[in-house]
Molecule: Guanidine-I riboswitch aptamer
Organism: Fictibacillus gelatini DSM 15865
């Protein structure tokens, strides 16, 4: 200084907040109001975390459609943005550091 699938999508975790539901409290009690310094369901959610399906390389096998395989590695702020609002979201495999 240059290359790659550092590839995509759904689904989930870890993680997160609090719009709506639950709870819990107060109160002018069949409702309003506070409260995530509520276990939660909804909700968000990972480049550096799981799994599946595709799609690409490349290699075997196959008359041919297609079938099996393999594709290693990743420390990392600060700030700032978006939803109700927070995050291992997004800026980003970013700055930097090795």
């Nucleotide at each position: 200084a240059a290359a790659a699938a550092u590839g995509u999508u759904u689904u989930c975790u870890a993680g997160g907040g609090u719009u709506c539901c639950g709870c819990a409290a107060a109160u002018c009690u069949c409702a309003u109001u506070u409260g995530g310094u509520c276990u939660g369901g909804u909700c968000c959610g990972a480049g550096a975390g799981a799994a599946a399906a595709c799609u690409c390389a490349c290699a075997g096998c196959u008359a041919a459609a297609g079938c099996u395989g393999u594709g290693c590695c990743a420390c990392g702020g600060a700030g700032g943005g978006a939803u109700a609002a927070a995050a291992g979201c997004c800026c980003g495999g970013g700055a930097g550091a090795u």